[in-house]
Molecule: Purine riboswitch aptamer
Organism: Neobacillus cucumis
RNA sequence: CAAUAGGGUAUGUACUACCUUCAUAUAUCCUCGAAAAUAGGGUUCGAGAGUCUCUACCGGGUCGCCGUAAAUGGCCUGACUAUGAAGGCGGAAUUUUUCUAU
Numbered sequence: 001c002a003a004u005a006g007g008g009u010a011u012g013u014a015c016u017a018c019c020u021u022c023a024u025a026u027a028u029c030c031u032c033g034a035a036a037a038u039a040g041g042g043u044u045c046g047a048g049a050g051u052c053u054c055u056a057c058c059g060g061g062u063c064g065c066c067g068u069a070a071a072u073g074g075c076c077u078g079a080c081u082a083u084g085a086a087g088g089c090g091g092a093a094u095u096u097u098u099c100u101a102u
Base pairs, nucleotide, nucleotide: 003102004101005100006099007098008097010096012094013093015091016090018088019087020086021085022084023083024082025081026056030048031047032046033045034044035043041066042065050057058078059077060076061075062074063073064072
């Protein structure tokens, strides 16, 4: 000086599990059918539609309204899912550096 093997430290790069926040989609919304309850009730099942979109399309609270009929409304609150971005904490590679052995 070179090659190979192993170890340490720090650094860079591209990935990646999880968590948080933000953005987009969707308004947890709309339409229809069937069945059911009736002021101590207002529910259940199914279909469609909505998204450059898979999934979901519900829960809780509160205030009305309907005088027993067949029909419900307002407000508040909570996400999940898909994609993207940022951050955090880890993982496994690899670059540089250094040590040891042959």